[in-house]
RNA sequence: GCAAACCCGUUGAAAGACGGGGACGCAAAGCUUCCGGUCUAAGGGCAGAAAUACUGCAAAUGCAGGGUUUUUGCUUACGAUAGCGGGGUUGCCG
Numbered sequence: 001g002c003a004a005a006c007c008c009g010u011u012g013a014a015a016g017a018c019g020g021g022g023a024c025g026c027a028a029a030g031c032u033u034c035c036g037g038u039c040u041a042a043g044g045g046c047a048g049a050a051a052u053a054c055u056g057c058a059a060a061u062g063c064a065g066g067g068u069u070u071u072u073g074c075u076u077a078c079g080a081u082a083g084c085g086g087g088g089u090u091g092c093c094g
Base pairs, nucleotide, nucleotide: 001026002025006021007020008019009018010017011016024083030089031088032087034086035085036084037081038080039079043076044075045074046073047072048071049070050069051068052067054065055064056063057062
C1' cells in the first nucleotide's frame, strides 16, 4: 500500500461484480483471460414426466406420430474467478 470473511446498498438468470463499513491475509493480494484449473447455465443440445388439443389406425377400451404449455435431470461459455496456479507487463525499500 492492498483488503478476506461478514454486514448494508446497487447490479446480474446465476456465478459474480461495484460502492460503503470491516480486516483474514498478501512483497506485487498492481494491471492483463494468453494457457490450464475451478464456478455459474440465461440461451443452446439430449433425455424423462405431467397436462392439452390435432392427425392416422381401429368395432372399441386403446395404439402411434409430431405440436403447445409446465416441470426434472444431464451437458455446453461467447459469462465469471487475477485473493487458484502458470505466462506477459509495470513497480516501493534495501
c-di-GMP-I riboswitch aptamer from a marine sediment metagenome, 94 nucleotides, folded computationally. The sequence is in RNAcentral, with records from MGnify. The coordinates come from a structure-prediction model, not an experiment, and the mean pLDDT is 86.